[in-house]
Context: one part of a larger RNA
RNA sequence: UUAGACUUAGGGAAUUCAGCAAUUUAGCCCCGUAUGUUCGCUAUAAGGGGUGCCCGAAACCGCUUCGGCGAGUUUUGGGUCGCAGUAACAAGGAGGACACGACUGUUUACUAAAAACGUAGCCGACUGCUAGAGAGAAAUCUUGUGUAUAGUUGGUGACUCCUGCCCAGUGCCAGUACCUGAACCUUUGUUUCAACAGAGUGAAGGGCUGGUAAACGGCGGCGGUAACUAUGACCGUCUUAAGGUAGCGUAAUCCCUUGCCAAUUAAUUGUUGGCCCGCAUGAAGGGAGUAACGAUGUCCUCAGUGUCCCAAGUCUAAGCUCG
Numbered sequence: 001u002u003a004g005a006c007u008u009a010g011g012g013a014a015u016u017c018a019g020c021a022a023u024u025u026a027g028c029c030c031c032g033u034a035u036g037u038u039c040g041c042u043a044u045a046a047g048g049g050g051u052g053c054c055c056g057a058a059a060c061c062g063c064u065u066c067g068g069c070g071a072g073u074u075u076u077g078g079g080u081c082g083c084a085g086u087a088a089c090a091a092g093g094a095g096g097a098c099a100c101g102a103c104u105g106u107u108u109a110c111u112a113a114a115a116a117c118g119u120a121g122c123c124g125a126c127u128g129c130u131a132g133a134g135a136g137a138a139a140u141c142u143u144g145u146g147u148a149u150a151g152u153u154g155g156u157g158a159c160u161c162c163u164g165c166c167c168a169g170u171g172c173c174a175g176u177a178c179c180u181g182a183a184c185c186u187u188u189g190u191u192u193c194a195a196c197a198g199a200g201u202g203a204a205g206g207g208c209u210g211g212u213a214a215a216c217g218g219c220g221g222c223g224g225u226a227a228c229u230a231u232g233a234c235c236g237u238c239u240u241a242a243g244g245u246a247g248c249g250u251a252a253u254c255c256c257u258u259g260c261c262a263a264u265u266a267a268u269u270g271u272u273g274g275c276c277c278g279c280a281u282g283a284a285g286g287g288a289g290u291a292a293c294g295a296u297g298u299c300c301u302c303a304g305u306g307u308c309c310c311a312a313g314u315c316u317a318a319g320c321u322c323g
Base pairs, nucleotide, nucleotide: 001318002317003316004315005314006313007312008311010309011308014307027051028050029049030048031047036041038158052080053079054078055077056076057075058074059073060072061070062069063068081085093302094301095300096299097298098297099296100294101293105117106116121156122155123154124153125152126151127150132143133142134141135140159289160288161287162286164219165218166217169216170215171212172211173210174209175208178207179206180205185200186199187198188197189196220238221237222236223235224234247281248278259275260274261273262272263271264270
């Protein structure tokens, strides 16, 4: 010096991107336990007390030769030692708030375990069985020796309250008197044949008419206006298929931005609550809430700490020197 183990006065997160690391706590018994809640939980919440050994007493249990006995359970009285009685080992630090995901689960074998995937639940599409979907060149096979309370497939993702407007575009579905629509085929033309040309017939598709957004998707601008000012319920106008509803909102979404106000701090680009002028929120590409859960992310408090002030010492191994 490197790796590992341990101890430390006073302070106690001042360290740091971040309490990373390390400490703290710890078993069992008794008391006690807020808030929220889907009434199951939250909960070992939090917080407090006890714990060794020795000597008795009682109850119960078991065995018994009925006399008692038990390294059986429990209650209770007294004594005793230490700084310390789960004396070693083993053995949760705790609380508050927010985000995301409901949860248990799954994942990048070898840098990512998560807010990603899945999930029950919800919604749609196809499918009446020789089904639909999948494998195969086919025979045939699977789903399934199942039958719509079934199978395949797409989206969303417990639960609660909800899920607005637009079918103009793209797609899908249905219809269609009519128009368009290839070849074959029929027929006509030049005396005939070939070739060519014209006409007829006319499938799917397209046109046309409707439907469909928990299909792909989309969801405005300008000007004026109330008896201070400001604001604009209101009005006008252009315009669209329709002009963003309920909610939520500086957000895992906000450029300006360290927005403004409040709380927290001595001091806060943090966090939480509120506001809304949403560069560029918004309703199953789901919206907003939500108990429980999480080796998830963020902020705060208490406890306790060599993270630090500020370093010191001890031990082990290697390195180094000598032999």
RNAcentral holds the full RNA, with entries from MGnify. Large-subunit ribosomal RNA, domain IV from a marine sediment metagenome, 323 nucleotides, folded computationally.